This is a predicted structure of a 74-nucleotide RNA (transfer RNA) from an Oligoflexia bacterium.
[in-house]
């Protein structure tokens, strides 16, 4: 160049035969416990689901095309 895989919260990743507000664990913050911390409880915040376009009443989830990372062929 070609193919085929990943890109969803700060970080490791789950989710989707398209459908109702997109999750989890760690982490960050506050409360509560405590003499103080840890550790445990309870609660918050923290996402254009790489990015555009397009199919749809609807798209994280389907096609196009791009950027980024890996494999593997030339």
């Nucleotide at each position: 160049g070609u193919g085929c895989c990943c890109g969803u919260a700060g970080c490791u990743c789950a989710g989707u035969u398209g459908g109702a507000u997109a999750g989890a664990g760690c982490g960050u913050c506050a409360g509560c416990c405590u003499c103080c911390g840890a550790a445990g409880c309870u609660g918050a915040a923290g996402g254009u689901c790489g990015c555009a376009c397009g199919u749809u009443c609807g798209a994280u989830u389907c096609g196009u095309g791009u950027c980024g990372g890996g494999c593997a062929c030339g």
Its mean pLDDT, the model's own confidence on a scale to 100, is 81. It matches the Rfam family "tRNA". From the family's description: Transfer RNA (tRNA) molecules are approximately 80 nucleotides in length. The sequence was found in a public genome assembly. Lineage of the source: Bacteria > Pseudomonadati > Bdellovibrionota > Oligoflexia.